The RNA shown here (transfer RNA) has 72 nucleotides and comes from Rickettsiales bacterium (ex Bugula neritina AB1). The organism belongs to Rickettsiales, within Bacteria. Model confidence (mean pLDDT): 83 of 100. RNAcentral holds the sequence, with entries from ENA. Rfam family: tRNA. The family's RNA type in Rfam is transfer RNA.

[in-house]
RNA sequence: GCCAUUAUAGCUCAGAGGUAGAGCGCAUCAUUGGUAAUGAUGAGGUGGCGGGUUCAAGUCUCGCUUUUGGCA
Numbered sequence: 001g002c003c004a005u006u007a008u009a010g011c012u013c014a015g016a017g018g019u020a021g022a023g024c025g026c027a028u029c030a031u032u033g034g035u036a037a038u039g040a041u042g043a044g045g046u047g048g049c050g051g052g053u054u055c056a057a058g059u060c061u062c063g064c065u066u067u068u069g070g071c072a
Base pairs, nucleotide, nucleotide: 001071002070003069004068007065010024011023012022013021018055026042027041028040029039030038048064049063050062051061052060
């Protein structure tokens, strides 16, 4: 340099055009003599950045940046 791939919650990841989810973690409450475990509830996301298409984009598309791998 070229090709492919990755970017979504604190972490690990879902989500194949219609108001963004899970597990773990975190907070509060219940339970216990107390802790752990368990149960309930809750907070937490400009969806890497900037354009385009569309009534509507995390999803399609273009550029840039980034992750990982391959080729030279």